[in-house]
Molecule: transfer RNA
Organism: Pyrinomonadaceae bacterium
RNA sequence: GGCGGGUUAGCCAAGUGGGAAGGCCGCGGUCUGCAAAACCGCUAUGAGCGAGUUCGACUCUCGCACCCGCCU
Numbered sequence: 001g002g003c004g005g006g007u008u009a010g011c012c013a014a015g016u017g018g019g020a021a022g023g024c025c026g027c028g029g030u031c032u033g034c035a036a037a038a039c040c041g042c043u044a045u046g047a048g049c050g051a052g053u054u055c056g057a058c059u060c061u062c063g064c065a066c067c068c069g070c071c072u
Base pairs, nucleotide, nucleotide: 001071002070003069004068005067006066007065010024011023012022018055026042027041028040029039030038048064049063050062051061052060
């Protein structure tokens, strides 16, 4: 330098055009003599950044950045 994949909450991670799942952590509650465990509830105007297409974009297209891999 070329090619491919990835970037979603504090962390992990699904989702491929119209409602952002789930888990961990955290916070509140129930329970308990107090805790732990268990159970219930809450937690993403902004989905790496910028543009484009579209009535509508995390999702499609382009550029850039970063990470991983392959080729030379």